Model confidence (mean pLDDT): 84 of 100. A computed fold for a 475-nucleotide part of an RNA from an uncultured bacterium, annotated as small-subunit ribosomal RNA, 3' major domain. The RNAcentral record of the full RNA draws on ENA and SILVA.
Context: one part of a larger RNA
């Protein structure tokens, strides 16, 4: 000087209290540990691993197993000799890779410079090991107020002072004092979005107004007022006014205002910590194989299952369930594509063939909600696993191992011990739509918008966390 204390003072956070919906019981889906396997391929392991790499394991992926097969190689450079072919299409053996075998060249300078084949030599190649050799990225305390340096000043010296001290803030965020003055990394502004307003510009966007047409519809003339949508600006600064306070910062309450005291969200992560994580993104230094730990192939396997967790999805019902009518986003994404009217079909889904490179068209019917009928408390007209036929659909192929329709079949589940999580507002809870991956596969991940609470006296207690002090046989 740190770090620790079941010392202490002050403060903070959905960290507890106040609430509300859950998790733990059920059955399912998914990940992980055990078990099993010829292999279940490998990493990740409190918080900070377990819907995690993985935004998409049937074959491919694939890295794992097991056959059968190669050995200058699937992939780059160079030489050295030998060759005229390579590719391409027929044909045979085989699961395939692969071996055979037939046919078929260019350009001309008649040479093989290019391009390939074979031998041979350097050398390729490794998702083999070491994240305790590395960079790069990343989580994590924490978006938590810190962490530092220069001159000076004190101390013999580590150090110390500034950064402590009175207020004050979300903030070492500002104001006073002060042997310190004074800067840098952080903070907080600058970026982007949402909320109000004005110019400007009006197509594919809009229709008030005027005029046409229709059963109807911006459908047509046409218009730029309104939404809207692309630019540029205005608007918030404690700026005002009252009080409080130390005459200061500042804090209360007030007015006008669409917004008020960081207006909401997002992007942004100081100096470091965990030898934290990844040598299977890349890249990389020592090792390590080299007829195999390379490379190529067909089936298998990551999809197993007495069992233990972790995250979620549906439900146990009347604030409900079926039926039938009816309303209203946003935000994407489409030419190997999105598919529209119409026809067939209970349906999934086939025909079909306009329009769209997309403010033109298309996916696309949002959905709870609303009206009205039913059901009456039942393991039910709740719940929906599981199984059983019979179909779609994509794909070279759905048995191992897609997803989806129909009919039948209808398990557990009556609200879940100990425990133990998220949330302070357009949040919780609830309701649908979309996108990446993607041939096909979404209860996951990423967004969007719809409905829309309740509660917070407080800080004693629990955890984390800032600071000031105290103590200490710790570093």
């Nucleotide at each position: 000087u740190g770090a620790c204390g079941g010392g202490g003072g002050c403060c903070c956070g959905c960290a507890c209290a106040a609430g509300c919906g859950g998790u733990g019981g059920a059955u399912g889906a998914u990940g992980u540990g055990g078990a099993u396997u010829a292999a279940u391929u490998c990493g990740a392991u409190g918080c900070a691993a377990c819907g995690c790499g993985a935004a998409a394991a049937a074959c491919c992926u694939u890295a794992c197993c097991u056959g059968g097969g190669u050995u200058u190689g699937a992939c780059a450079u160079a030489c050295a000799c030998c060759g005229g072919a390579a590719g391409c299409c027929c044909c045979c053996a085989g699961a395939g890779a692969u071996g055979g075998g037939g046919g078929u060249c260019u350009c001309u300078u008649u040479g093989a410079u290019a391009c390939u084949g074979g031998u041979g030599u350097a050398c390729a190649g490794c998702u083999g090991g070491u994240g305790c050799a590395u960079g790069g990225c990343u989580g994590u305390c924490g978006u938590c107020a810190g962490c530092u340096c220069g001159u000076g000043u004190c101390g013999u010296g580590a150090g110390a002072u500034g950064u402590u001290g009175g207020g004050u803030u979300a903030a070492g965020u500002c104001c006073c004092g002060c042997a310190a003055c004074g800067a840098g990394c952080g903070c907080a502004a600058c970026c982007c979005u949402c909320g109000u307003u004005c110019c400007a510009u009006g197509u594919u966007g809009c229709c008030a107004g005027c005029g046409g047409g229709u059963u109807a519809u911006g459908c047509c003339g046409g218009g730029g007022a309104c939404u809207c949508a692309u630019g540029g600006g205005a608007g918030a600064c404690u700026g005002c006014c009252g009080g409080u306070g130390a005459c200061a910062a500042a804090c209360c309450g007030g007015a006008g205002g669409a917004a008020g005291g960081u207006g909401g969200g997002g992007a942004u992560g100081a100096c470091g910590u965990c030898a934290a994580g990844u040598c299977c993104u890349c890249a990389u230094g020592g090792c390590c194989c080299u007829u195999a730990u390379g490379g190529g192939u067909a089936g298998g396997g990551c999809u197993u299952c007495a069992c233990a967790c972790g995250u979620c999805a549906u439900a146990c019902a009347a604030u409900g369930g079926u039926g039938c009518g009816u309303a209203c986003a946003g935000a994407g994404g489409g030419u190997u594509g999105c598919c529209a009217a119409c026809c067939c079909g209970c349906g999934a889904g086939g025909g079909g063939g306009a329009g769209c490179u997309a403010a033109u068209c298309c996916c696309a019917g949002a959905a709870a909600a609303c009206g009205c009928a039913u059901c009456g408390u039942a393991g039910u007209c709740c719940g929906g696993a599981u199984c059983g036929u019979a179909g779609u659909c994509u794909g070279c192929a759905a048995c191992u191992c897609g997803a989806c329709u129909a009919c039948g079949u209808g398990a557990a589940g009556c609200u879940g011990g100990a425990a133990u999580c998220g949330c302070u507002a357009g949040u919780a809870a609830u309701c649908g739509c979309g996108g990446a991956u993607c041939a096909g596969c979404a209860u996951g991940c990423c967004g969007c918008g719809g409905u829309g609470a309740a509660u917070a006296c407080g800080u004693u207690c629990c955890c984390g966390g800032g600071u000031c002090u105290u103590g200490u046989a710790c570093a």